Two RNAs folded together computationally: RNase P RNA and transfer RNA, 451 nucleotides in total.
[in-house]
RNA sequence: CGAGCCCGUCGGACGGCCGCCAUGUGUCGCCUUCGGCGACACAUGGAGGAAAGUCCGGACUCCACAGGGCAGGGUGCUGGAUAACUUCCAGGCGGGGUGACCCGACGGAAAGUGCAGCAGAGAGCAGACCGCCUACGUCGGACCUCGGUCCGGCCGGCAAGGGUGAAACGGCGGUGUAAGAGACCACCAGCGUCAUCGGCGACGGUGACGGCUCGGCAAACCCCACCCGGAGCAAGGCCAAGCAGGGACGUCGGUUGCCCGCCGUAUGGUCCCGGGUAGGCCGCAUGAGGGUCCUGGUAACAGGGCUCCCAGAUGGAUGGCCGUCGGCUGUCGGCAACGGCAGUCACAGAAUCCGGCUUACAGACGGGCUCGCAUC
RNA sequence: GGUCCUGUGGUGCAGUUUGGAGUGCACACCGCCCUGUCAAGGCGGAGGCCGCGGGUUCAAAUCCCGUCAGGACCG
Repeated sequence: CGAGCCCGUCGGACGGCCGCCAUGUGUCGCCUUCGGCGACACAUGGAGGAAAGUCCGGACUCCACAGGGCAGGGUGCUGGAUAACUUCCAGGCGGGGUGACCCGACGGAAAGUGCAGCAGAGAGCAGACCGCCUACGUCGGACCUCGGUCCGGCCGGCAAGGGUGAAACGGCGGUGUAAGAGACCACCAGCGUCAUCGGCGACGGUGACGGCUCGGCAAACCCCACCCGGAGCAAGGCCAAGCAGGGACGUCGGUUGCCCGCCGUAUGGUCCCGGGUAGGCCGCAUGAGGGUCCUGGUAACAGGGCUCCCAGAUGGAUGGCCGUCGGCUGUCGGCAACGGCAGUCACAGAAUCCGGCUUACAGACGGGCUCGCAUC
Repeated sequence: GGUCCUGUGGUGCAGUUUGGAGUGCACACCGCCCUGUCAAGGCGGAGGCCGCGGGUUCAAAUCCCGUCAGGACCG
RNA backbone atom coordinates (compact mmCIF):
# COMPACT_ATOMS: atom_id res chain seq x y z
C1' C A 1 0.00 0.00 0.00
C1' G A 2 -3.84 -3.63 -1.18
C1' A A 3 -7.40 -7.35 0.42
C1' G A 4 -9.95 -9.11 4.65
C1' C A 5 -11.71 -10.75 9.92
C1' C A 6 -13.59 -9.53 14.86
C1' C A 7 -15.37 -6.15 18.78
C1' G A 8 -17.48 -1.47 20.03
C1' U A 9 -19.63 3.67 19.38
C1' C A 10 -22.63 7.16 16.65
C1' G A 11 -26.42 7.58 13.21
C1' G A 12 -26.20 14.98 11.39
C1' A A 13 -24.54 19.73 14.58
C1' C A 14 -25.65 24.94 15.99
C1' G A 15 -28.97 29.26 15.88
C1' G A 16 -33.78 31.89 14.87
C1' C A 17 -39.31 31.96 14.09
C1' C A 18 -44.11 29.41 14.38
C1' G A 19 -46.56 25.01 16.43
C1' C A 20 -47.80 19.92 19.39
C1' C A 21 -47.97 16.54 24.10
C1' A A 22 -47.06 15.85 29.40
C1' U A 23 -45.78 17.63 34.38
C1' G A 24 -45.12 21.70 37.88
C1' U A 25 -45.97 26.87 39.42
C1' G A 26 -48.64 31.51 38.92
C1' U A 27 -52.88 34.64 37.23
C1' C A 28 -57.90 34.92 35.47
C1' G A 29 -62.78 32.76 34.49
C1' C A 30 -66.73 29.02 35.38
C1' C A 31 -69.05 25.19 38.48
C1' U A 32 -72.46 23.75 44.78
C1' U A 33 -67.77 22.82 49.19
C1' C A 34 -63.31 19.39 49.62
C1' G A 35 -62.06 20.05 44.68
C1' G A 36 -62.66 19.91 39.40
C1' C A 37 -62.62 22.07 34.40
C1' G A 38 -60.98 25.76 30.84
C1' A A 39 -57.75 29.86 28.96
C1' C A 40 -53.02 32.39 29.20
C1' A A 41 -47.86 32.99 30.86
C1' C A 42 -43.27 30.86 32.63
C1' A A 43 -40.05 26.62 33.75
C1' U A 44 -38.67 21.49 32.83
C1' G A 45 -38.94 16.98 29.91
C1' G A 46 -40.37 14.76 25.06
C1' A A 47 -38.72 8.09 20.28
C1' G A 48 -35.12 3.82 18.69
C1' G A 49 -30.89 0.73 17.75
C1' A A 50 -34.01 -1.49 15.89
C1' A A 51 -39.58 1.67 19.10
C1' A A 52 -40.56 -3.20 13.68
C1' G A 53 -41.84 -8.75 13.05
C1' U A 54 -44.84 -10.62 17.42
C1' C A 55 -40.64 -15.42 16.92
C1' C A 56 -39.12 -17.07 22.18
C1' G A 57 -38.92 -16.12 27.57
C1' G A 58 -40.58 -13.63 32.01
C1' A A 59 -42.99 -9.75 35.34
C1' C A 60 -48.13 -8.42 36.13
C1' U A 61 -53.61 -9.53 36.00
C1' C A 62 -57.83 -12.71 35.77
C1' C A 63 -59.91 -17.69 35.40
C1' A A 64 -64.04 -20.63 42.75
C1' C A 65 -55.64 -22.74 43.37
C1' A A 66 -53.57 -24.74 38.25
C1' G A 67 -53.57 -32.10 42.11
C1' G A 68 -52.76 -36.95 39.27
C1' G A 69 -52.93 -39.94 34.63
C1' C A 70 -53.41 -40.12 29.25
C1' A A 71 -53.15 -37.13 25.05
C1' G A 72 -50.78 -32.65 23.06
C1' G A 73 -46.70 -29.07 22.54
C1' G A 74 -41.54 -27.54 23.10
C1' U A 75 -36.24 -28.26 23.81
C1' G A 76 -31.95 -31.63 22.73
C1' C A 77 -23.13 -32.22 22.62
C1' U A 78 -20.81 -30.68 27.78
C1' G A 79 -20.09 -27.21 31.80
C1' G A 80 -21.69 -22.52 33.46
C1' A A 81 -24.78 -17.60 33.49
C1' U A 82 -29.86 -15.92 34.25
C1' A A 83 -36.19 -14.24 37.00
C1' A A 84 -36.67 -17.29 32.54
C1' C A 85 -35.60 -18.72 27.48
C1' U A 86 -35.78 -21.48 20.70
C1' U A 87 -31.01 -16.50 24.78
C1' C A 88 -25.81 -15.65 26.26
C1' C A 89 -20.54 -17.25 27.71
C1' A A 90 -16.62 -20.93 27.72
C1' G A 91 -15.23 -25.68 25.98
C1' G A 92 -15.74 -30.42 22.89
C1' C A 93 -16.88 -32.56 18.09
C1' G A 94 -17.96 -31.88 12.75
C1' G A 95 -17.59 -28.63 8.37
C1' G A 96 -15.48 -24.20 5.59
C1' G A 97 -11.27 -20.66 4.91
C1' U A 98 -3.85 -19.89 3.23
C1' G A 99 -5.11 -17.14 7.74
C1' A A 100 -7.42 -13.70 11.39
C1' C A 101 -11.91 -16.29 12.00
C1' C A 102 -16.80 -18.16 10.65
C1' C A 103 -20.98 -21.83 10.48
C1' G A 104 -23.70 -26.11 12.78
C1' A A 105 -32.04 -28.28 15.06
C1' C A 106 -25.04 -31.41 17.26
C1' G A 107 -29.31 -37.19 21.89
C1' G A 108 -30.59 -42.28 19.85
C1' A A 109 -30.58 -45.71 13.10
C1' A A 110 -26.45 -52.99 16.66
C1' A A 111 -35.01 -50.75 20.72
C1' G A 112 -39.14 -51.28 17.11
C1' U A 113 -42.13 -49.72 12.69
C1' G A 114 -41.56 -47.33 8.12
C1' C A 115 -39.48 -44.74 3.49
C1' A A 116 -35.97 -44.78 -0.91
C1' G A 117 -39.96 -42.61 -7.21
C1' C A 118 -37.18 -43.21 -12.01
C1' A A 119 -32.98 -45.93 -13.66
C1' G A 120 -30.75 -50.58 -12.75
C1' A A 121 -29.48 -57.69 -12.86
C1' G A 122 -29.93 -56.28 -7.81
C1' A A 123 -32.14 -51.05 -2.85
C1' G A 124 -31.42 -53.77 2.74
C1' C A 125 -28.81 -59.34 6.01
C1' A A 126 -29.94 -57.60 -2.12
C1' G A 127 -28.24 -59.34 -6.84
C1' A A 128 -26.08 -61.49 -12.16
C1' C A 129 -27.47 -57.76 -17.78
C1' C A 130 -22.57 -57.44 -20.17
C1' G A 131 -18.43 -60.07 -18.33
C1' C A 132 -14.76 -64.04 -16.22
C1' C A 133 -14.31 -69.65 -15.75
C1' U A 134 -15.28 -74.92 -17.48
C1' A A 135 -11.96 -77.71 -12.11
C1' C A 136 -16.36 -81.26 -10.80
C1' G A 137 -20.96 -83.74 -13.38
C1' U A 138 -23.21 -84.78 -18.13
C1' C A 139 -24.29 -84.66 -23.67
C1' G A 140 -22.51 -84.15 -28.73
C1' G A 141 -18.45 -83.76 -32.30
C1' A A 142 -13.22 -84.13 -34.05
C1' C A 143 -8.34 -86.48 -33.46
C1' C A 144 -6.83 -91.04 -31.83
C1' U A 145 -1.37 -94.83 -29.70
C1' C A 146 -8.44 -96.94 -26.90
C1' G A 147 -6.46 -94.26 -22.91
C1' G A 148 -6.62 -89.51 -23.22
C1' U A 149 -6.44 -84.49 -25.74
C1' C A 150 -9.17 -80.51 -28.06
C1' C A 151 -13.83 -77.87 -29.45
C1' G A 152 -19.00 -76.76 -28.43
C1' G A 153 -23.54 -77.19 -25.43
C1' C A 154 -26.20 -78.17 -20.83
C1' C A 155 -26.13 -78.22 -15.56
C1' G A 156 -23.27 -74.82 -13.13
C1' G A 157 -19.35 -71.66 -10.41
C1' C A 158 -17.69 -66.29 -9.45
C1' A A 159 -18.46 -61.21 -8.01
C1' A A 160 -12.51 -58.95 -9.85
C1' G A 161 -13.87 -55.44 -14.16
C1' G A 162 -17.92 -52.71 -17.10
C1' G A 163 -22.78 -50.51 -16.68
C1' U A 164 -27.30 -48.06 -13.44
C1' G A 165 -28.08 -44.90 -9.42
C1' A A 166 -28.00 -39.87 -4.45
C1' A A 167 -26.63 -44.55 -2.34
C1' A A 168 -24.42 -51.24 -4.68
C1' C A 169 -22.19 -54.59 1.70
C1' G A 170 -14.29 -51.47 3.31
C1' G A 171 -9.05 -49.80 0.67
C1' C A 172 -4.23 -51.45 -1.25
C1' G A 173 -0.70 -55.43 -1.94
C1' G A 174 0.00 -60.64 -1.72
C1' U A 175 -1.34 -66.00 -1.00
C1' G A 176 -4.76 -68.93 -3.25
C1' U A 177 -7.91 -70.72 -7.52
C1' A A 178 -10.60 -73.38 -13.30
C1' A A 179 -11.99 -68.26 -12.57
C1' G A 180 -12.58 -65.71 -8.15
C1' A A 181 -13.79 -63.83 -3.31
C1' G A 182 -11.82 -61.38 4.11
C1' A A 183 -11.58 -67.60 1.77
C1' C A 184 -6.62 -66.57 4.17
C1' C A 185 -2.28 -63.06 5.49
C1' A A 186 0.33 -58.13 6.40
C1' C A 187 -0.68 -52.89 6.62
C1' C A 188 -4.41 -48.95 6.73
C1' A A 189 -9.46 -46.79 7.61
C1' G A 190 -13.95 -47.44 10.35
C1' C A 191 -17.10 -49.83 14.33
C1' G A 192 -17.66 -52.29 19.08
C1' U A 193 -15.77 -54.20 23.92
C1' C A 194 -12.12 -53.95 27.75
C1' A A 195 -7.96 -51.65 30.24
C1' U A 196 -5.21 -47.29 31.28
C1' C A 197 -3.87 -41.92 31.26
C1' G A 198 -5.71 -36.52 31.00
C1' G A 199 -10.30 -33.68 31.81
C1' C A 200 -15.95 -31.78 36.63
C1' G A 201 -17.83 -33.26 31.78
C1' A A 202 -18.73 -33.50 26.44
C1' C A 203 -14.39 -35.79 24.70
C1' G A 204 -9.26 -36.83 23.58
C1' G A 205 -4.45 -40.00 23.77
C1' U A 206 -2.37 -45.04 24.12
C1' G A 207 -2.71 -50.44 24.20
C1' A A 208 -5.12 -55.24 23.66
C1' C A 209 -9.07 -58.17 21.70
C1' G A 210 -13.26 -59.08 18.38
C1' G A 211 -16.29 -60.26 14.19
C1' C A 212 -14.57 -58.96 9.25
C1' U A 213 -17.59 -53.78 7.69
C1' C A 214 -22.61 -54.09 10.82
C1' G A 215 -25.09 -47.95 5.07
C1' G A 216 -28.85 -43.22 4.75
C1' C A 217 -33.37 -40.61 6.61
C1' A A 218 -35.82 -39.18 13.36
C1' A A 219 -36.82 -30.61 10.20
C1' A A 220 -40.85 -39.73 9.18
C1' C A 221 -43.53 -42.26 13.28
C1' C A 222 -40.99 -43.31 17.49
C1' C A 223 -37.49 -44.18 22.02
C1' C A 224 -34.76 -41.57 25.96
C1' A A 225 -33.94 -37.10 29.14
C1' C A 226 -35.82 -32.37 30.73
C1' C A 227 -39.67 -28.48 30.59
C1' C A 228 -44.91 -26.68 29.88
C1' G A 229 -52.38 -25.15 33.48
C1' G A 230 -55.03 -21.52 30.20
C1' A A 231 -55.82 -16.67 28.57
C1' G A 232 -53.93 -12.11 27.68
C1' C A 233 -53.42 -4.63 29.56
C1' A A 234 -59.20 -4.72 24.17
C1' A A 235 -55.85 -8.77 30.89
C1' G A 236 -58.45 -6.80 35.00
C1' G A 237 -60.72 -3.20 38.70
C1' C A 238 -63.77 1.28 40.00
C1' C A 239 -67.25 5.33 38.76
C1' A A 240 -70.93 7.71 35.71
C1' A A 241 -74.70 7.62 31.87
C1' G A 242 -78.30 4.77 29.25
C1' C A 243 -81.72 0.43 28.02
C1' A A 244 -86.45 -3.89 27.43
C1' G A 245 -86.42 -7.78 27.96
C1' G A 246 -86.74 -12.94 26.15
C1' G A 247 -85.01 -18.06 25.74
C1' A A 248 -82.07 -22.67 26.92
C1' C A 249 -79.66 -25.75 30.87
C1' G A 250 -81.78 -29.29 36.64
C1' U A 251 -76.51 -33.83 36.92
C1' C A 252 -75.66 -28.69 35.14
C1' G A 253 -71.49 -25.41 34.92
C1' G A 254 -66.04 -24.18 35.69
C1' U A 255 -61.00 -26.05 35.75
C1' U A 256 -56.95 -26.03 27.53
C1' G A 257 -58.81 -31.77 25.03
C1' C A 258 -60.36 -36.71 27.66
C1' C A 259 -60.71 -39.46 32.49
C1' C A 260 -60.32 -39.09 37.78
C1' G A 261 -60.23 -35.58 41.49
C1' C A 262 -61.59 -30.60 43.18
C1' C A 263 -64.85 -26.22 43.36
C1' G A 264 -69.68 -23.77 42.71
C1' U A 265 -74.99 -24.28 42.41
C1' A A 266 -81.61 -20.88 43.04
C1' U A 267 -82.12 -12.77 45.46
C1' G A 268 -77.07 -17.61 42.13
C1' G A 269 -74.37 -19.42 37.61
C1' U A 270 -73.22 -20.44 32.29
C1' C A 271 -74.64 -19.89 27.20
C1' C A 272 -77.70 -17.72 23.12
C1' C A 273 -80.91 -13.82 20.93
C1' G A 274 -82.45 -8.79 21.45
C1' G A 275 -81.76 -3.65 23.55
C1' G A 276 -78.41 0.41 25.50
C1' U A 277 -73.55 2.97 25.86
C1' A A 278 -69.01 4.47 22.40
C1' G A 279 -67.57 8.64 28.57
C1' G A 280 -63.97 9.22 32.84
C1' C A 281 -60.28 7.19 36.46
C1' C A 282 -56.88 3.27 38.03
C1' G A 283 -53.73 -0.53 35.95
C1' C A 284 -49.34 3.24 33.71
C1' A A 285 -44.10 4.92 34.23
C1' U A 286 -38.59 3.86 40.54
C1' G A 287 -37.51 -0.33 37.04
C1' A A 288 -34.49 -7.93 36.82
C1' G A 289 -33.52 0.97 35.50
C1' G A 290 -29.27 4.26 33.41
C1' G A 291 -24.08 6.31 34.19
C1' U A 292 -19.37 5.74 36.62
C1' C A 293 -15.71 3.38 39.88
C1' C A 294 -13.96 -0.97 42.65
C1' U A 295 -13.86 -6.36 43.65
C1' G A 296 -14.52 -11.75 42.01
C1' G A 297 -14.70 -14.61 37.42
C1' U A 298 -11.11 -16.62 30.99
C1' A A 299 -16.15 -14.88 29.87
C1' A A 300 -21.49 -14.48 30.06
C1' C A 301 -22.41 -12.39 34.70
C1' A A 302 -22.51 -11.42 40.04
C1' G A 303 -21.58 -8.27 44.47
C1' G A 304 -20.60 -3.38 46.52
C1' G A 305 -19.87 2.28 46.64
C1' C A 306 -21.30 7.05 44.55
C1' U A 307 -24.71 9.49 41.41
C1' C A 308 -29.19 10.45 38.09
C1' C A 309 -34.89 10.37 37.49
C1' C A 310 -35.04 9.99 31.77
C1' A A 311 -41.81 10.03 26.78
C1' G A 312 -46.69 8.54 28.52
C1' A A 313 -50.68 9.84 23.84
C1' U A 314 -56.17 7.43 23.56
C1' G A 315 -57.93 9.44 16.61
C1' G A 316 -53.38 8.93 19.27
C1' A A 317 -47.84 14.56 20.84
C1' U A 318 -42.28 14.58 19.51
C1' G A 319 -43.46 18.69 13.60
C1' G A 320 -42.70 22.75 9.77
C1' C A 321 -39.82 26.87 7.58
C1' C A 322 -35.19 29.72 7.18
C1' G A 323 -29.78 30.48 7.85
C1' U A 324 -24.64 28.61 8.80
C1' C A 325 -21.59 24.28 9.00
C1' G A 326 -20.85 18.91 7.88
C1' G A 327 -21.42 14.23 4.85
C1' C A 328 -22.77 12.00 0.00
C1' U A 329 -23.83 12.29 -5.42
C1' G A 330 -23.60 14.81 -10.14
C1' U A 331 -21.54 18.70 -13.01
C1' C A 332 -18.23 22.86 -14.24
C1' G A 333 -13.28 25.37 -13.66
C1' G A 334 -8.21 24.10 -12.30
C1' C A 335 -1.78 20.42 -13.32
C1' A A 336 -3.07 20.00 -8.22
C1' A A 337 -4.57 21.69 -3.45
C1' C A 338 -9.28 23.54 -3.88
C1' G A 339 -13.49 26.43 -5.40
C1' G A 340 -18.59 27.42 -7.79
C1' C A 341 -23.57 25.46 -8.87
C1' A A 342 -27.53 21.84 -8.34
C1' G A 343 -29.68 17.79 -5.80
C1' U A 344 -29.83 14.88 -1.49
C1' C A 345 -29.29 13.33 4.17
C1' A A 346 -30.50 5.66 5.64
C1' C A 347 -33.98 2.18 8.04
C1' A A 348 -37.83 3.62 10.49
C1' G A 349 -41.35 5.80 14.59
C1' A A 350 -43.28 4.38 21.50
C1' A A 351 -48.85 2.51 23.31
C1' U A 352 -48.42 -2.38 30.13
C1' C A 353 -43.22 -3.22 31.13
C1' C A 354 -38.60 -5.96 30.81
C1' G A 355 -34.58 -9.80 28.83
C1' G A 356 -33.44 -11.91 24.05
C1' C A 357 -33.73 -13.47 18.81
C1' U A 358 -34.69 -12.19 13.80
C1' U A 359 -35.31 -8.74 9.95
C1' A A 360 -34.45 -3.43 7.69
C1' C A 361 -30.51 0.36 7.55
C1' A A 362 -27.26 6.10 3.57
C1' G A 363 -23.02 7.13 6.02
C1' A A 364 -19.15 8.21 9.87
C1' C A 365 -15.61 6.95 13.83
C1' G A 366 -12.46 4.05 17.43
C1' G A 367 -9.72 -0.45 18.96
C1' G A 368 -7.52 -5.32 18.06
C1' C A 369 -5.92 -9.00 14.48
C1' U A 370 -4.77 -11.86 9.67
C1' C A 371 -2.89 -12.58 4.61
C1' G A 372 -0.19 -10.70 0.25
C1' C A 373 3.40 -7.30 -2.02
C1' A A 374 7.33 -3.65 -1.55
C1' U A 375 11.21 -1.13 1.26
C1' C A 376 14.57 -0.49 5.56
C1' G B 1 -52.55 -3.22 20.78
C1' G B 2 -53.42 -8.63 21.00
C1' U B 3 -54.86 -13.64 18.91
C1' C B 4 -55.42 -16.61 14.56
C1' C B 5 -56.01 -18.03 9.23
C1' U B 6 -54.81 -18.04 3.98
C1' G B 7 -51.32 -17.50 -0.52
C1' U B 8 -51.33 -23.40 -6.41
C1' G B 9 -52.35 -21.48 -14.77
C1' G B 10 -56.56 -15.53 -16.06
C1' U B 11 -60.54 -16.73 -11.87
C1' G B 12 -62.49 -20.13 -8.00
C1' C B 13 -60.84 -24.61 -5.65
C1' A B 14 -58.79 -29.79 -4.52
C1' G B 15 -53.90 -31.92 -3.73
C1' U B 16 -50.13 -30.56 2.05
C1' U B 17 -52.55 -35.45 6.71
C1' U B 18 -48.42 -40.11 5.46
C1' G B 19 -42.44 -36.05 0.70
C1' G B 20 -41.79 -39.50 -5.12
C1' A B 21 -42.41 -36.81 -12.73
C1' G B 22 -46.39 -30.10 -10.79
C1' U B 23 -51.35 -33.81 -10.99
C1' G B 24 -56.57 -32.83 -11.35
C1' C B 25 -61.79 -30.26 -11.46
C1' A B 26 -65.09 -26.09 -12.96
C1' C B 27 -65.37 -21.47 -15.55
C1' A B 28 -62.52 -18.36 -18.84
C1' C B 29 -58.80 -18.44 -23.50
C1' C B 30 -57.14 -20.42 -28.67
C1' G B 31 -58.08 -23.66 -33.12
C1' C B 32 -61.38 -27.05 -35.77
C1' C B 33 -66.39 -29.35 -36.33
C1' C B 34 -71.69 -28.42 -35.99
C1' U B 35 -75.36 -23.87 -37.55
C1' G B 36 -77.91 -19.41 -42.42
C1' U B 37 -75.55 -16.76 -37.78
C1' C B 38 -74.68 -16.69 -32.43
C1' A B 39 -75.06 -19.52 -28.02
C1' A B 40 -75.10 -24.47 -26.27
C1' G B 41 -72.66 -29.08 -27.65
C1' G B 42 -68.38 -32.25 -29.65
C1' C B 43 -62.92 -32.82 -30.63
C1' G B 44 -58.06 -30.97 -29.88
C1' G B 45 -54.61 -27.44 -27.59
C1' A B 46 -51.95 -23.66 -24.83
C1' G B 47 -51.15 -21.56 -20.20
C1' G B 48 -47.95 -23.03 -13.35
C1' C B 49 -40.44 -20.59 -10.57
C1' C B 50 -47.12 -23.84 -6.09
C1' G B 51 -46.14 -15.53 -2.70
C1' C B 52 -40.56 -14.83 -1.91
C1' G B 53 -35.59 -16.42 0.33
C1' G B 54 -32.87 -20.21 2.88
C1' G B 55 -32.37 -25.13 5.23
C1' U B 56 -33.29 -30.79 6.04
C1' U B 57 -33.51 -34.84 2.41
C1' C B 58 -31.20 -38.74 -3.02
C1' A B 59 -35.82 -35.96 -3.82
C1' A B 60 -40.05 -30.38 -1.08
C1' A B 61 -46.53 -27.46 -3.31
C1' U B 62 -46.06 -30.85 1.11
C1' C B 63 -41.33 -30.90 6.61
C1' C B 64 -38.51 -26.67 9.34
C1' C B 65 -36.89 -21.38 9.76
C1' G B 66 -37.12 -16.33 8.06
C1' U B 67 -39.80 -12.72 5.23
C1' C B 68 -43.81 -10.29 2.27
C1' A B 69 -48.96 -9.61 1.08
C1' G B 70 -54.13 -10.29 2.13
C1' G B 71 -58.15 -11.55 5.46
C1' A B 72 -60.94 -12.72 10.11
C1' C B 73 -61.84 -12.22 15.40
C1' C B 74 -61.20 -9.86 20.43
C1' G B 75 -63.65 -3.90 24.69

It holds a member of the Rfam family "Bacterial RNase P class A". Model confidence (mean pLDDT): 78 of 100.